[in-house]
Context: one part of a larger RNA
């Protein structure tokens, strides 16, 4: 000094950390969803709406967040540079946002099946799809040319045209959409240098090294193919074996250094084994898909289903790791115009002295040095002011009662103000006032009310090393980190008494410095 265990022991509290072993096998819950202000529909409540409900079309998001550390010795990390590159949502800019068609879910209707699902027919809407026009930027070019976009939704208004009630077209706000420059963030991609042990591993290598050409890719590249040369590495340890995620850091130590990689951050890599691609801005995707494999489960034996190294939990391995717990109020996230919805991330709460750091278990006072206990030389010594006895507190457990701060922000309602508008509409800024919103919570503080009242142990006493006597054993039975005690007076065994040292601990063990 520790992510420790293990014996004995054990009163409160803060604050951290809790499977280091089987990358074993998982029952049971939850752990990813949202939007109706995109879209048809189906119900319910009603005849209206700041409506609700389902399941499905589409659209963000399911590449974050959360987990382990198997693989890997590697441009994997570390660190400093580099050019051939893409970036959904964000921000600024510049220019649009016309006119059109055809589908398929959902539902209807019929069939296969044991289920999981599937198949036909038919109807239908969109911010789905698809062509057409347009093209400042953009892209190709052989510089002539030539090619490519788009989707609306929600709110409010008559100021300007038609009907004149109030709509429509339109007009205005506000979120969207198309294509482009640039920024941001994020990511792929090269390079120098660093970066365990082994020579009882010395040769090692065919896409191998170059080169021409092509392909591919967001992008350079033998990345990949066709020719073509014969080349590249290597005692400055190639190649093969072991072994290990890496770093900030941590532990040590005056320092150099050694040792380490749990918690927290970065980065990698991985999701039952292997293996592939799809959509997508991003995945070859933990809680998507295909296929194969081994395991488990359901089966009417045709066939299906599953993935906890997420959070609890359970077996099961171990010397050894805790709750199938609350809430989204706080901070973050995704989805929404927003109200909020979901979030096992996150914030709390259980568990166990795991570790640190605090507090307590009384204070004062008391000599007849009480009784006991233990030695004794039998006069006494010690235990021991301890005790009891008298006077006092009353932390901190209990116990009444009061109660902050984590809330900012949002939201409703009523003024109140720049702005944009044809507009005093709406939409949005600024301020004020009111009222709502806390798992933790019986909260933390604070306060009433009784009482020394509920609170001490563990290990050593032969040297190192701070404490010694007596009984009992008799080379036995034991101790033991080293020396080394034990064979009949044993300060070294094992009890007692008295003593040292730490003290909610103490002592051993383990691995490091």
């Nucleotide at each position: 000094a520790c992510g420790a265990a293990c014996g004995c022991u054990g009163g409160c509290g803060g604050c951290a950390g809790g499977c280091c072993u089987a990358a074993c096998a998982c029952a049971u819950g939850c752990a990813a969803g949202u939007c109706g202000a995109g879209c048809g529909c189906u119900a319910c409540c009603u005849a209206g709406g700041c409506g609700u409900c389902g399941a499905g079309c589409g659209g963000c998001g399911g590449a974050c967040g959360g987990g382990u550390g198997a693989g890997u010795a590697a441009c994997g990390c570390g660190u400093g540079g580099g050019a051939a590159u893409c970036u959904a949502c964000c921000u600024a800019g510049u220019a649009g946002u016309u006119g059109g068609g055809g589908a398929c879910a959902a539902c209807c209707u019929g069939g296969u099946g044991a289920a999981a699902a599937c198949c036909a027919g038919g109807c239908u809407a969109a911010u789905a799809c698809c062509g057409a026009a347009u093209a400042c930027g953009c892209c190709c070019u052989a510089c002539g040319g030539g090619g490519g976009a788009a989707a609306g939704a929600u709110g409010g208004c008559c100021u300007c045209u038609u009907c004149u009630u109030g709509a429509a077209a339109g007009c205005u706000a506000u979120c969207g959409c198309u294509a482009u420059u640039a920024g941001a963030u994020g990511a792929g991609c090269c390079c120098g240098c660093g970066u365990u042990g082994g020579a009882u591993u010395a040769g090692c290598u065919a896409g191998u090294u170059g080169g021409u050409g092509a392909g591919g890719u967001a992008a350079g590249g033998g990345c990949u193919c066709a020719c073509c040369a014969a080349g590249g590495c290597g005692a400055c340890g190639a190649u093969c074996c072991a072994u290990a995620g890496c770093u900030g850091g941590u532990c040590u130590g005056a320092g150099a250094g050694g040792a380490u990689g749990a918690u927290c951050a970065g980065c990698c890599a991985c999701a039952c084994u292997g293996g592939a691609a799809c959509u997508g801005a991003g995945a070859c995707a933990c809680g998507g898909u295909c296929c194969a494999g081994a395991c488990u489960c359901c089966u009417a034996c045709g066939g299906g289903a599953g993935g906890c190294a997420g959070c609890a939990g359970u077996g099961g391995g171990g010397a050894a790791u805790a709750u199938u717990g609350g809430a989204c109020a706080a901070u973050g996230g995704g989805c929404g115009c927003a109200a909020g919805c979901c979030u096992g991330a996150u914030c709390c709460a259980g568990c166990a002295a795991u570790a640190c750091c605090g507090c307590g278990u009384g204070u004062a006072u008391g000599a007849a040095g009480a009784a006991g206990g233990c030695c004794c030389g039998a006069g006494g010594g010690u235990u021991g002011u301890a005790a009891a006895g008298u006077a006092c507190u009353u932390u901190c457990a209990a116990u009444u009662g009061u109660g902050a701060a984590g809330a900012g922000g949002g939201g409703a309602u009523a003024g109140u103000u720049a702005g944009u508008u044809a507009a005093u509409a709406g939409c949005a800024u600024u301020c004020u006032a009111u009222c709502c919103u806390g798992a933790c919570g019986u909260u933390a503080a604070c306060u009433u009310u009784a009482g020394a009242a509920g609170a001490a142990g563990c290990a050593c006493c032969g040297g190192c090393u701070a404490a010694u006597u007596c009984a009992g054993u008799g080379c036995c039975a034991g101790c033991a980190g080293c020396c080394g005690c034990g064979g009949u007076a044993a300060u070294a065994c094992u009890g007692a008494a008295g003593g040292u040292g730490c003290a909610a601990g103490c002592g051993u063990u383990a691995a490091u410095c």
Molecule: small-subunit ribosomal RNA, 5' domain
Organism: uncultured prokaryote